[in-house]
A computed fold for a 74-nucleotide RNA from a Candidatus Njordarchaeota archaeon, annotated as transfer RNA. Its mean pLDDT, the model's own confidence on a scale to 100, is 83. Its Rfam family is "tRNA".

Order: sequence, then C1' cells, then structure tokens
RNA sequence: GGGGGGUUAGUCUAGCCUGGAAGGAUGCUGGCCUUGGGCGCCAGUGGUCGUGGGUUCGAAUCCCACACCCCCCA
Repeated sequence: GGGGGGUUAGUCUAGCCUGGAAGGAUGCUGGCCUUGGGCGCCAGUGGUCGUGGGUUCGAAUCCCACACCCCCCA
C1' cells in the first nucleotide's frame, strides 16, 4: 500500500441483507422471601447504535469519508 471482518446500555450480545426508530442476558436499585445473607420471584433502571457528512417523509439499517481493534496479501 491492497483486501476482509468488527465497533450497539457498566459488561456480553441480537437486530443491518429487506429503512418505520433498539430487544435479550447480566449488572445496578427497590420490594417479596430469610434470624441475616444467598438462591428464587416481582417491579424499576439504563443506549448521541465508533465519528462526521449524504440520501430519504423517516437511517443502527442504504451511500461516502475518517478513527480504532483483529485477520490475510504485498
């Protein structure tokens, strides 16, 4: 220098192909339970979807550029 993959909540992860506005697990908080704790159950809590721009009525999703991480080629 060229190519491919990845970036979404404190952590892990789905959704992207096919645009309609983000779901699960875990964590955290409270309650029930317990002598107390744990386990279990119930409720609540959390996201500039890597950054910037473009397209569109509407973008995590499509297009462009850039940043970072991993792999391959040279």